[in-house]
Context: one part of a larger RNA
């Protein structure tokens, strides 16, 4: 001087406690361990790994294994020689890659250009070292800390200030004081949500006049909305308390009240935390191979244990017929309206949109009928038949549809998670990746919409002083 204490004091957090809704019980998905395996390619691993990296594993990818080639090489650039080719298309061989062999075959301002073979210099490695690094990340923790300058104080290591009395969301602010100042964070400045002005009115609206099946049309900027300026909130007014800062009020006045809701921002450090497999790098390694290149198989295996989801056990329900109401996104090797076949997954055919113009489009809700407590008209695994569609190719190993089957499952021990409001819970829409897709993931969006917080003994991790 720190750090720890089942030491003390004061504080805060979905920490607890008050509630809601799950996990753990069952089927499935999906990642992981552990075993298997020619290989199951590598990495993450308490919190801070386990639907992570991976925002798409049939080949490709693709590192993994098998078998079959290559040797300056798959890519680029210099130098030198030689050629007028390589490419294509075709036959043979071969599982291809690849190898014979036929056939076609450059421009030119004559200087060269271009492209190929040959050589030669540079190669190439998802080999190991995250404990040799840079970059980037997780995590304490959006906690309020972390620290310098002079000046004082100690021989010194340091301390002081930053304690202290208040108050804050906060080292936030006040008053004090050997301190007096100042940087990094905290706010504030940015984006977006809510209000109302102004300005613009297309593809977007439509009050008021007409017009149509229909904002379809004339017409109109007023409403909505669109996107560009501003304005507005500051404890600014009032009342109590208090020296102040503030703090309290179902206070006035606003759309919003005291950080107005979200979000981007993440001090100084911690963990030799993660990542040599994005990418870069030092260093050691392989060089007819630990490099390339091909076919085929693996990454989907399966006595089992673990995480994370989805779906359910039903009546606040399932079935059926009617009906209503979004945002936000995407669309040309693309989204399809429409009609027309098919029970359908989809096909044919036509239209209109590079899109406020055209198009992909809600569900739960409501209305109205049925079932009536049962392993059922609950559930939908599982298997067996027929089929769609994508792609050379769906055996291994793809998504969907019909049809038939219809398992476990009747609310889950022990213990254990999220959440405090437009949130939990619950409907259901979109996007990226992408030929399809194992999407019950991610990451957006909206609709419908509770409950409880007495209080700070206790658990858990934080902060300050002692």
């Nucleotide at each position: 001087u720190g750090a720890c204490g089942g030491g003390g004091g004061c504080c805060c957090g979905c920490a607890c406690a008050a509630g809601c809704g799950g996990u753990g019980g069952a089927u499935u998905a999906u990642g992981u361990g552990g075993u298997u395996u020619a290989a199951u390619u590598c990495g993450a691993u308490g919190a801070u790994a386990c639907g992570c990296g991976a925002g798409g594993a049939a080949c490709c990818u693709u590192a993994c294994c098998a078998a079959g080639a290559c040797c300056u090489a798959a890519a680029u650039g210099g130098g030198a020689a030689u050629u007028g080719a390589c490419a294509g298309c075709u036959a043979u061989a071969g599982a291809g890659a690849u190898a014979u062999g036929g056939u076609u075959u450059u421009c030119u301002u004559c200087g060269g250009a271009c492209a190929a073979u040959u050589u030669u210099c540079a190669a190439g490695g998802u080999g190991c070292u995250g404990c040799a690094u840079g970059g980037u990340u997780g995590u304490c923790g959006u906690c309020a800390g972390c620290u310098c300058g002079u000046g004082c104080c100690g021989u010194g290591a340091g301390g002081u200030g930053u304690u202290a009395g208040g108050u804050u969301a906060a080292g936030u602010c006040c008053u004090g004081c050997a301190a007096c100042g100042a940087g990094c964070g905290c706010a504030a400045c940015c984006c977006u949500u809510g209000u109302c002005a102004c300005u613009a009115g297309u593809u977007g609206c439509c009050a008021u006049c007409a017009u149509u099946a229909a904002g379809u049309u004339g017409g109109g900027g007023a409403c909505u909305c669109u996107a560009g300026u501003g304005a507005g909130a500051c404890u600014g007014c009032c009342u109590a308390c208090g020296c102040a800062a503030g703090u309290a009020g179902a206070g006035a006045g606003g759309a919003a009240g005291g950080u107005g809701g979200g979000g981007a921002u993440g001090a100084c450090g911690u963990c030799a935390a993660a990542u040599c497999a994005u990418c870069a790098c030092g260093g050691c390694c392989c060089u007819u191979a630990c490099g390339u290149c091909u076919u085929g198989g693996g990454c989907c295996a399966c006595a089992c244990a673990c995480g994370u989801a989805a779906u359910a056990c039903a009546a606040u329900g399932g079935g059926c017929g009617a009906u209503a109401c979004a945002g936000a996104g995407g669309g040309c090797a693309g989204c399809u309206a429409c009609a027309c076949a098919g029970c359908g997954a989809u096909g044919u055919g036509a239209u209109g949109c590079g899109a406020a113009u055209c198009u992909c489009g809600a569900a739960a809700g409501u209305c109205g009928u049925u079932c009536u407590c049962a392993g059922u008209u609950c559930g939908g695994a599982u298997u067996g038949g027929a089929g769609u569609c994508u792609g050379c190719a769906a055996c291994u190993c793809g998504a969907c549809u019909c049809u038939a089957u219809g398992a476990a499952g009747c609310u889950g021990g022990a213990a254990u998670c999220g959440c405090u409001a437009g949130u939990a819970a619950u409907c259901g829409c979109g996007u990226a990746u992408c030929a399809g897709c194992c999407a019950u993931g991610a990451c957006g969006c909206g609709g419908u919409g509770a409950a409880u917080a007495c209080g700070u003994u206790c658990c858990c991790g934080g902060g300050c002083c002692u």